[in-house]
RNA sequence: CACAAUCAUCGGCAAACUGCUUGAAAAAGCAGGACGCAAAGCUUCCGGUCUAAGGGCAAUUACCCAAUAAGAGGUAACAGCUUACGACAGCGGGGCCGCCAUU
Numbered sequence: 001c002a003c004a005a006u007c008a009u010c011g012g013c014a015a016a017c018u019g020c021u022u023g024a025a026a027a028a029g030c031a032g033g034a035c036g037c038a039a040a041g042c043u044u045c046c047g048g049u050c051u052a053a054g055g056g057c058a059a060u061u062a063c064c065c066a067a068u069a070a071g072a073g074g075u076a077a078c079a080g081c082u083u084a085c086g087a088c089a090g091c092g093g094g095g096c097c098g099c100c101a102u103u
Stems, first nucleotide, its partner, number of pairs: 004103003012037002017032006035090001041096003045093003048088003054083004060077005
C1' cells in the first nucleotide's frame, strides 16, 4: 500500500412518528425524534418496487353536428385499464470516493 474480517468508535448518519414547506401523487426539503446503519457517503448503469400529472386505450353520461331513423363523427365530464419523461441509493447488483481501531 492492497484485500478481508470484527460485540471496536473520538466522532458520523437517522427509520417510524410529529410540525411546517414543495409536489397531481409517489416522494422530497427543513426542524424535532431514534428504528437501525461500518459506507444508511455519492451515482438510476442493470434488475426490482412505488406513483400516474401528462399521453394512450376503451366504457358511460351530457352536449354539438348530421339524419326519416339507426349508426358514424366531434367536444366535455367522471370513474376504469395502461404508460415514467416522476420517485426510492434505508430493496439488491454495478460504478466512484472515503474515516477510524485492531487482526